[in-house]
RNA sequence: GGGAGGAGCGGGCCGCCUACACAUGCAAGUCGAACGAUGACGAAAACAGCUUGCUGUUUCUGACGAGUGGCGGACGGGUGAGUAAUGUAUAGGAAUCUACCUAGUAGCGGGGGACAACCUGGUGAAAACCCUCAUCUAAUACCGCAUAAUCCCUACGGGGCAAAGCAGGGGACCUUCGGGCCUUGCACUAUUAGAUGAGCCUAUGUCGGAUUAGCUAGUUGGUGAGGUAAUGGCUCACCAAGGCGACGAUCCGUAGCUGGUUUGAGAGGAUGAUCAGCCACACUGGGACUGAGACACGGCCCAGACUCCUACGGGAGGCAGCAGUGGGGAAUAUUGCACAAUGGACGAAAGUCUGAUGCAGCAAUGCCGCGUGUGUGAAGAAGGCCUUAGGGUUGUAAAGCACUUCAGUAGGGAGGAAAAGUAAGUAGUUAAUAACUGUGCUUACCCUGACGUUACCUACAGAAGAAGCACCGGCUAACUCCGUGCCAGCAGCCGCGGUAAUACGGAGGGUGCAAGCGUUAAUCGGAAUUACUGGGCGUAAAGCGCGCGUAGGCGGUUAGAUAAGUCAGAUGUGAAAGCCCCGGGCUCAACCUGGGAACUGCAUUUGAAACUGUUUAACUAGAGUGUGGUAGAGGAGAGUGGAAUUUCAGGUGUAGCGGUGAAAUGCGUAGAUAUCUGAAGGAACACCAGUGGCGAAGGCGGCAUUCUGGGUUAAUACUGACGCUGAGGUGCGAAAGCGUGGGGAGCAAACAGGAUUAGAUACCCUGGUAGUCCACGCCCUAAACGAUGUCAACUAGAUCUGUCGGGCGGGUUUCAGCUUCGUGGAGCAGCUAACGCAAUAAGUUGACCGCCUGGGGCGUACGGCCGCAAGGCUAAAACUCAAAUGAAUUGACGGGGGCCCGCACAAGCGGUGGAGCAUGUCGUUUAAUUCGAUGCAACGCGAAGAACCUUACCUACCCUUGACAUACAGAGAACUUUCCAGAGUAGGAGUGUGCCCUUCGGGGAAUCCAGUGACAGGUGCUGCAUGGCUGUCGUCAGCUCGUGUCGUGAGAUGUUGGGUUAAGUCCCGCAACGAGCGCAACCCCUAUCUUCAGUUGCCAUCAUUCAGUUGGGCACUCUGGAGAGACUGCCGGUGUCAAGCCGGAGGAGGGUGGGGAUGACGUCAAGUCAUCAUGGCCCUUACGGGCAGGGCUACACACGUGCUACAAUGGCUACAAUGGCGUUCACAGAGAGCAGCUAAGGGGCGACCUGGAGCGAAUCUCAGAAAGGACGUCUCAGUUCGGAUCGCAGUCUGCAACUCGACUGCGUGAAGUCGGAAUCGCUAGUAAUCGCGGAUCAGCAUGCCGCGGUGAAUACGUUCCCGGGCCUUGUACACACCGCCCGUCACACCAUGGGAGUUGGUUGCAAAAGAAGUAGGUAGACUAACCUUCGGGAGGUCGCUUACCACUUUUGGCCAUUUUUA
Repeated sequence: GGGAGGAGCGGGCCGCCUACACAUGCAAGUCGAACGAUGACGAAAACAGCUUGCUGUUUCUGACGAGUGGCGGACGGGUGAGUAAUGUAUAGGAAUCUACCUAGUAGCGGGGGACAACCUGGUGAAAACCCUCAUCUAAUACCGCAUAAUCCCUACGGGGCAAAGCAGGGGACCUUCGGGCCUUGCACUAUUAGAUGAGCCUAUGUCGGAUUAGCUAGUUGGUGAGGUAAUGGCUCACCAAGGCGACGAUCCGUAGCUGGUUUGAGAGGAUGAUCAGCCACACUGGGACUGAGACACGGCCCAGACUCCUACGGGAGGCAGCAGUGGGGAAUAUUGCACAAUGGACGAAAGUCUGAUGCAGCAAUGCCGCGUGUGUGAAGAAGGCCUUAGGGUUGUAAAGCACUUCAGUAGGGAGGAAAAGUAAGUAGUUAAUAACUGUGCUUACCCUGACGUUACCUACAGAAGAAGCACCGGCUAACUCCGUGCCAGCAGCCGCGGUAAUACGGAGGGUGCAAGCGUUAAUCGGAAUUACUGGGCGUAAAGCGCGCGUAGGCGGUUAGAUAAGUCAGAUGUGAAAGCCCCGGGCUCAACCUGGGAACUGCAUUUGAAACUGUUUAACUAGAGUGUGGUAGAGGAGAGUGGAAUUUCAGGUGUAGCGGUGAAAUGCGUAGAUAUCUGAAGGAACACCAGUGGCGAAGGCGGCAUUCUGGGUUAAUACUGACGCUGAGGUGCGAAAGCGUGGGGAGCAAACAGGAUUAGAUACCCUGGUAGUCCACGCCCUAAACGAUGUCAACUAGAUCUGUCGGGCGGGUUUCAGCUUCGUGGAGCAGCUAACGCAAUAAGUUGACCGCCUGGGGCGUACGGCCGCAAGGCUAAAACUCAAAUGAAUUGACGGGGGCCCGCACAAGCGGUGGAGCAUGUCGUUUAAUUCGAUGCAACGCGAAGAACCUUACCUACCCUUGACAUACAGAGAACUUUCCAGAGUAGGAGUGUGCCCUUCGGGGAAUCCAGUGACAGGUGCUGCAUGGCUGUCGUCAGCUCGUGUCGUGAGAUGUUGGGUUAAGUCCCGCAACGAGCGCAACCCCUAUCUUCAGUUGCCAUCAUUCAGUUGGGCACUCUGGAGAGACUGCCGGUGUCAAGCCGGAGGAGGGUGGGGAUGACGUCAAGUCAUCAUGGCCCUUACGGGCAGGGCUACACACGUGCUACAAUGGCUACAAUGGCGUUCACAGAGAGCAGCUAAGGGGCGACCUGGAGCGAAUCUCAGAAAGGACGUCUCAGUUCGGAUCGCAGUCUGCAACUCGACUGCGUGAAGUCGGAAUCGCUAGUAAUCGCGGAUCAGCAUGCCGCGGUGAAUACGUUCCCGGGCCUUGUACACACCGCCCGUCACACCAUGGGAGUUGGUUGCAAAAGAAGUAGGUAGACUAACCUUCGGGAGGUCGCUUACCACUUUUGGCCAUUUUUA
């Protein structure tokens, strides 16, 4: 300050931050005691006319329009455009002026000539403004003369300069009767001082930009002159060539400065409203005049823009004074009252003027104060809101009762007022009793208030007229409900909103402030986040790549001097106001007022002398020089050597060589590769060689030589602080690159070819040019790194341990020790965010330099400098994000590493994927094909069994307290059953009447019917609101805790390590010690034995029968109770004397014997609201309930899981024999059974029917096990394989087999000949194969759950695939690699750079131009005072002209410069 909303009062402040244009009114006049005059006005007197109360004239007086003159309009008031210094602040200075005022001295004499006004006339042009000419006149207007104390000039003789009167009074004297004269006051002149005000000069302080580095010719100084009030290049002439600048000149941008204000603990930062001081400006630019003072806000002249008037010829104007208007803007008030007070101008004064000022009005803009009631009042009212429905809260709040009175009405009523004036008295002055004395002093009287209905006081009646705004997720005080559903919206930051929002909107409640509240904008603080106080630079931003060195900064020991810094005292100043302290006045406060302190500063002066500085004289510990040694890839030059590669020549020799993961291009029969001999040429120097050496860094490696730099060591001599650092500057500076000329063996960008690949402009291969090498010249950058600037000192150097070089004294073939310069490792204190550094510091200090200030944009653009170029150095902004970064931690991940495990691979066996069918799913279809499950971990899953039912879906028809629950009141027992209608539920008629108690009226229990409003009901939604249950990682070996310890912390340790295990299983070690959930064991089944018990089980012995059928017996089998047994217990070996492992014995069984149950912390927002339960939402004659029919069984297709096959390791049971027959012979286990299993017997080809014994089952039944064995046959075919599909005929279940059941018989006889890519299961009684049973169930099984029979193969091993465990490592991931993330391209938009160009402003250079004005000149014209010899002169005015100069204009090879916009 804005929008919306709200608003009671008073006091005292304050109010266009936007230099735009202004209508209207006012804001500076005054003096008649300077002057002439009397147009207008008042009073008085006189006269005239007469309409006898009016007009005219005259005089006087009060006054006074216009004018002359004086003083004032330079103050007061406004504004901040310009100005980075002609400013301002502080402190000084000398070469100045100052009206009015104060004090002093001296004076005020005597003359002269005009011009306004007025009047009259005139011109232009009617009016306004204005002009010209003629004519009259006064003065305190103007001009001479005289005088000159003082003053000025001087050659020291002298010379020069002034004035004005007015008013009052009056004794003597004079008078032309006006006065003179005297006196008082005021005024005037000269001058000296003061005061006040102003001008000038100096020092210091005073914003940003270096992507502005050079600027300057009146420029700097001198001499002389001019000019000014005054100094001065202020101006001019001449002379000299200076002056300013890295301590920032010049240029550009921005800006009035200060006291102060605001913030801050302070230091600082920001700011410059009101008030006060200074400056600047007055429409824009320029100029002077007048004056004491101006280059003048309400004055003048000129130019320009704009506005207004006009008869078109010409004129007028300047609110940034007070009000006010328009415009502009986010935004700022009344065209008010008064001079009563304070102050100012004029005046002798009264007084006049005063938009200064005092007041009032408007605005909560801010500051201060007060009120909107106070006390009591629980039935804790009603209403609202919430609720677990009990209650809670609003809330003593309200109501009710008792009080009080700010505003209001009425009445009263201070202070702001003192002067002045009048009268009286009295002092001084004077000749004077008069006048005067800032209108003296004293007394009395009279009288002056805009504000104002003032402040204040009294009375009156009634709680009456007076509360809002923001917020309530965290920061930040204050929580719930409803609505909404990533929508609407919020948001200062984090963020909220996707159906349970304390964050949105509303409500209730609460919190904060309060006549205000919130928001926006701005400043400081917090921010030590620019660090002076008070920060940093190994890895977060930050040490120049490295030296030398200029300016600068800093600098060893001793003594003297000095006093610049430093310290102390004094003096002056630091305006007032403000801040602070102590008082006082308004009822308090804000506010006002008195005094003090302070103003941390500057200057002058006096002292002190430690330290710094300066200077003098010394010193040797820093630094340097000399002497003797010593190590070295230190540098430069010119030489030289061998090995190797390549090429060339020749010899031998033959078919390949070469190369790779594998190949190919390439070379080779024209003879390669290989091998031997010789030659050429270039480059690099194996071994030695080493966290070895040297160098400032870059860097330096064969050998010897020439020149040369530095280090180090020992002892001493010398110099005497000569030192350290180092902005600019300068030199060096890897590789690549550039220029010129050489050289070119190998290697090798570019390029070519071959491979690899989806592609492969790459990695691999074959070739190959620049280049690499040399000389000279450039380039000047690197992860130029120790990511660590240089120098110096100190700190466990007697911590430990290496190593290069030198030295020392011992001993001496070896050796250990000491010392020193370098170079490494470990480590204490200390430091560090941590990592780490740690005498070679990143420790503790000192000196100097460089650099940093969120990420991106960007080390980029533009500009400048350098470069041949490439490019380098310097170096932004717009825009954009809320982060970017460092170190460490825990996880997760890695086509990182180590160790280990699992049917994970491998080794095997059998499948799936191909066919037909079954079943589930997707999709499609449909009225409906109900719903759910969807990688592993959905898909023969929920469903252990959809013809109706189930059933949730669809169609049609019905019901509405309902099919079901509770309660109330009424009536009837209930219930069973028959008939009619209807598709069916529902409906109509009929039959039938119970139990207990009784006071015989009735009541009760159960049940049924109809009714009422509560309610029922929902397989409707949300599994992402939930409980419970379940899947999965995974039966993987893990997951944690307490205490202690370590770490700033997250966390770590324990749980890691060495072994071992199926196992975090156990042992050892260890800053850990223990513990818990998991592992294991305990439980069940099974394998052996013992014992007990023998019926429905068994049968060795005895008897018996067709048959364990029966007697008998329980020995065996078996059944089911209780036990035993296995524990690395024993032996050997091995292992750390351990845990354990290997082998063996014994044993039915041997190293968790086999199987099952058992599933840690957690993960997947995994699955389920349709098992159940449940919050919220939704439906309520329907999304509830009933019923019939249909659907869940559809069908181009696709997938999963299975069954049956494709056949001979198989299929079939024919033929023959016989009266006939299913050719014939075997062996289980585990189950089930009364609405059940169902035998024997009979019928049927068969499914099945009949029949009914037995059995609630170790007794009876289901019940024939099958593969298998034996005898035959088929002979490799789409078959005697295979059985789909279809036709006919039947059986069974069931109200009912059409959609849509199973089975049987006869006939039919499809695909399929072992299955692509891919993929699954399984390690032993397992796979494979064979049949049997059960649950569900009226019926329906290739599925599921169980049972037994037969019964294999293979495992070298852990490289690889998948999953998992532990340790470690990297990480820019943490939704955690199914992560994160980069670039191009397409389109749109934003910001910026370039761009052919174009345009505006500003500035410099060079020119043109020249108004007004001033100064100079002057041929022309005019001219009162003075002089005059009367001719004129002096002087002046106008004109002309010269110089300076504003507006304005122009040109440009200055390719001018700067900045900004579109």
This is a predicted structure of a 1462-nucleotide RNA (small-subunit ribosomal RNA) from an uncultured prokaryote. Rfam family: Bacterial small subunit ribosomal RNA.